The RNA shown here (transfer RNA) has 74 nucleotides and comes from a Candidatus Omnitrophota bacterium.
[in-house]
């Protein structure tokens, strides 16, 4: 150095057929139950969608650059 995948919540991840207020697990809080716990349920808090620019009435999604990891190849 080229070429392919990945980068969404603290943490596993799902949406990528451009349009709905961005989600689900799981932590975290709060509760309900309990003689306390723990399990269970219930509620709730949390996102510059890696980054900048570009298409477009609209970008998590499409295009181009760049960064981080990971493959392979040289």
């Nucleotide at each position: 150095g080229u070429g392919c995948c990945a980068g969404u919540a603290g943490c596993u991840c799902a949406g990528c057929u451009g349009g709905a207020u961005a989600g689900a697990g799981u932590a975290g809080c709060g509760g309900u139950c309990u003689a306390c716990g723990a399990a269970a349920c219930c509620g709730u808090u949390g996102g510059u969608c890696g980054c900048a620019g570009g298409u477009u009435c609209g970008a998590a999604u499409c295009c181009u650059g760049c960064c981080u990891g990971g493959c392979a190849c040289g």

Description:
Its Rfam family is "tRNA". Rfam describes the family as follows. Transfer RNA (tRNA) molecules are approximately 80 nucleotides in length. NCBI's taxonomy places the organism under Bacteria, Pseudomonadati, Candidatus Omnitrophota. It was read from a public genome assembly.